[in-house]
Context: one part of a larger RNA
RNA sequence: CUCGGGUGAAGGAACUCGGCAAAUUGACACCGUAACUUCGGGAGAAGGUGUGCCGCGCUAGGGUGAAGGGACUUGCUCCUGGAGCCCGAGGCGGUUGCAGUGAAACGGGAGCCGCGACUGUUUAAUAAAAACACAGCACUCUGCUAACACGUCGAGUGGACGUAUAGGGUGUGACGCCUGCCCGGUGCCGGAAGGUUAAGUGAUGGGGUGCAAGCUCUUGAUCGAAGCCCCGGUAAACGGCGGCCGUAACUAUAACGGUCCUAAGGUAGCGAAAUUCCUUGUCGGGUAAGUUCCGACCUGCACGAAUGGCGUAACGAUGGCUCUACUGUCUCCACCCGAGACUCA
Numbered sequence: 001c002u003c004g005g006g007u008g009a010a011g012g013a014a015c016u017c018g019g020c021a022a023a024u025u026g027a028c029a030c031c032g033u034a035a036c037u038u039c040g041g042g043a044g045a046a047g048g049u050g051u052g053c054c055g056c057g058c059u060a061g062g063g064u065g066a067a068g069g070g071a072c073u074u075g076c077u078c079c080u081g082g083a084g085c086c087c088g089a090g091g092c093g094g095u096u097g098c099a100g101u102g103a104a105a106c107g108g109g110a111g112c113c114g115c116g117a118c119u120g121u122u123u124a125a126u127a128a129a130a131a132c133a134c135a136g137c138a139c140u141c142u143g144c145u146a147a148c149a150c151g152u153c154g155a156g157u158g159g160a161c162g163u164a165u166a167g168g169g170u171g172u173g174a175c176g177c178c179u180g181c182c183c184g185g186u187g188c189c190g191g192a193a194g195g196u197u198a199a200g201u202g203a204u205g206g207g208g209u210g211c212a213a214g215c216u217c218u219u220g221a222u223c224g225a226a227g228c229c230c231c232g233g234u235a236a237a238c239g240g241c242g243g244c245c246g247u248a249a250c251u252a253u254a255a256c257g258g259u260c261c262u263a264a265g266g267u268a269g270c271g272a273a274a275u276u277c278c279u280u281g282u283c284g285g286g287u288a289a290g291u292u293c294c295g296a297c298c299u300g301c302a303c304g305a306a307u308g309g310c311g312u313a314a315c316g317a318u319g320g321c322u323c324u325a326c327u328g329u330c331u332c333c334a335c336c337c338g339a340g341a342c343u344c345a
Base pairs, nucleotide, nucleotide: 001340002339003338004337005336006335007334008333010331011330014329019326027051028050029049030048031047036041038174052095053094054093055092056091061087062086063085064084068080069079070078071077072075096100108324109323110322111321112320113319114318115316116315120132121131136172137171138170139169140168141167142166148158149157150156175311176310177309178308180241181240182239185238186237187234188233189232190231191230194229195228196227200223205218206217207216208215209214242260243259244258245257246256269303270300281297282296283295284294285293
C1' cells in the first nucleotide's frame, strides 16, 4: 500500500455526478397521530413514555375441576359444591448498574414534483425501468365444416366438445372529467348504371387450293368476370389540423376588419414540459451564494385529445429537489484487530 472488521477530539455533507458507503432508527406494550382520500386508506404517519430484579392480599380475572351434599329415570347420569394445581394484565413498596428489548435478531423520518394507476413481467452472464403485461374502454372480423391458425394448396387438428354475454385481430391502458375539426390522399365498406378489359365468342372482308361442295390461312365487328376508373360512406382506420396586412383618445396590444390558400386550419386542457433551439428565457420561492428544484407567465424553434389530453388517493429496490436526525463521505487523518503484498531466512 491492497482487502475485511473496529474506534475516534472539534465540526457535521463542507465530500461527491449523487449522502455512494457508513452511521442513525430498530423489539414489545401504552399514549398520540396531519394534509389528502377512491372513505378502504394515508398509518408503524409524525412524536412521546415504559421495560431488570426482590417483596406484598401469590390481588382482579381466567383454565382445570377433587372430596362432600342433593335428585331420580340407578347411570361411565344430572344438579350443586368448590379443595388442589396452572396461567395471570395491573397496583403498591423496595433494590441495583454507566447502561434492564443490557447480547443477538430487530424500520431512520418528513415535505414538494416527474413517470407509470396498482400486485406482477423482462434483456439467464453490463439495462428491472418511465419498457412489457394488466383489469377497464373502443373499433373491427366471425352464424358454425365460424373467423383465424397449423398442415406438402392434403386428410385432419387447434379454435371448442365453445356458439355473438362466444371466439379471433387491432389500438388504448385503474379511476375521475373528457375525447374537438378534416373523408382531398391512402386503406376499408357499399354501389344489378356507365368506361376500360383476359381467356373465350367469331359479324364482315381478304388470301391459298379446288369445276364445285369444301378444306385451310388470315382479318377481328360484337358479346365478355374480377380489378381499376367512377359514385357514396367511414378517423377509438393510416393520417392531417395555415399565411400576410391593417385597426382602440399615452404607449403597447388587438376583441374587430381585409386578403390569399386549404380536405380542414389545433377546440378543451396543458405548456421553457421525459417535449423550449435561442436559454442559465422572465418573475416569484427556497440558499450568504441555486445551469438543478418548486410556483407562475406564454414568445408552444417543434404539446394536444384512445399513436389518447388533463387530473388523481394508494403503490414503486423508479427519476429530480429540499428539510430533520445521523455519521470518518469530508476538513484531515490517526490508531487497533485480522488476511495479503513486500523484505529477510

A computed fold for a 345-nucleotide part of an RNA from a soil metagenome, annotated as large-subunit ribosomal RNA, domain IV. Its mean pLDDT, the model's own confidence on a scale to 100, is 89. The full RNA is in RNAcentral, with records from MGnify. Rfam family: Bacterial large subunit ribosomal RNA. Clan: LSU clan.